[in-house]
RNA sequence: CACGAAAAAGGCAAACCCGCCGCGAGGCGGGGACGCAAAGCCAGGGGCCUCCAGCGCGAGGUAGCCGGUUACCGAAU
Repeated sequence: CACGAAAAAGGCAAACCCGCCGCGAGGCGGGGACGCAAAGCCAGGGGCCUCCAGCGCGAGGUAGCCGGUUACCGAAU
């Protein structure tokens, strides 16, 4: 450095419910755990999703799809 243990410590939190915000995708807070070794961060690359008198070189959303980037721990290899 790769890797990721029936390891230790610590962390996050899907669906669903409640409140608030948003036309919406969806977000935030509380409850709750399906899962997660980056489920930390990045929406300047790809993908997917939403909105519209204008379908665009538009405006948004998603990082728990891929990707980029930084990092805790240390069995085996």